The RNA shown here (c-di-GMP-I-GGC riboswitch aptamer) has 89 nucleotides and comes from a Syntrophomonadaceae bacterium. Of the family's consensus pairs, 95% are formed in the model.
RNA sequence: CACGAAAAGGCAAACCUGUCGAAAGACAGGGGCGCAAAGCUACAGGGUCUACAGCUCUUAACCGAGCUAAGACAGCCUGGCUGCCGAAA
Numbered sequence: 001c002a003c004g005a006a007a008a009g010g011c012a013a014a015c016c017u018g019u020c021g022a023a024a025g026a027c028a029g030g031g032g033c034g035c036a037a038a039g040c041u042a043c044a045g046g047g048u049c050u051a052c053a054g055c056u057c058u059u060a061a062c063c064g065a066g067c068u069a070a071g072a073c074a075g076c077c078u079g080g081c082u083g084c085c086g087a088a089a
Base pairs, nucleotide, nucleotide: 003086004085010035011034015030016029017028018027019026020025033075039081040080041079044078045077046076047073048072049071050070054067055066056065057064
């Protein structure tokens, strides 16, 4: 550098409860689907999601539809940085 047997550990999906948020979602507790980086990075690139506000369409008007600012996701992918252990190749 690469790899992932074993060992010691780690993290924690869905779901439930509470709080925040318009929402996506986040945090805390419970929970455990899974993960060798399921550690960090959203100001590295892509992708997905939301869309209170704004614009456009529609309507008498609500409702609704589309777009976008803005926001979210690292357990969507690639990249970058860091990291435990040490069989076999």
Model confidence (mean pLDDT): 91 of 100. The organism belongs to Syntrophomonadaceae, within Bacteria.